[in-house]
């Protein structure tokens, strides 16, 4: 220093423009238990990595930019 892919809940991840952002695992609380564990119902937690641009509408499409992975010099 160039090329390619990624960044979305504590964790691994889905959604690839259309209005309330969602799964599994965790956490918390409630029913079971003698207790834990399982199961089983609820909850809480997210400026969608940043900033800017296209559009009625941006997590999504386009620039920079920061950060991880490979690759090539």
């Nucleotide at each position: 220093g160039g090329a390619u892919c990624c960044g979305u809940a504590g964790c691994u991840c889905a959604g690839g423009g259309g209005u309330u952002a969602g799964a599994g695992c965790g956490u918390u609380c409630g029913u079971u238990u003698g207790a834990c564990g399982u199961a089983c119902g609820a909850a809480a937690g997210g400026u969608c990595g940043c900033a800017g641009g296209u559009u009625c509408g941006a997590u999504u499409c386009c620039u920079g930019c920061c950060g991880g992975a490979u690759c090539c010099a």

Transfer RNA from a Candidatus Microgenomatia bacterium, 73 nucleotides, folded computationally.
Its Rfam family is "tRNA". About the family: Transfer RNA (tRNA) molecules are approximately 80 nucleotides in length. By type it is a transfer RNA.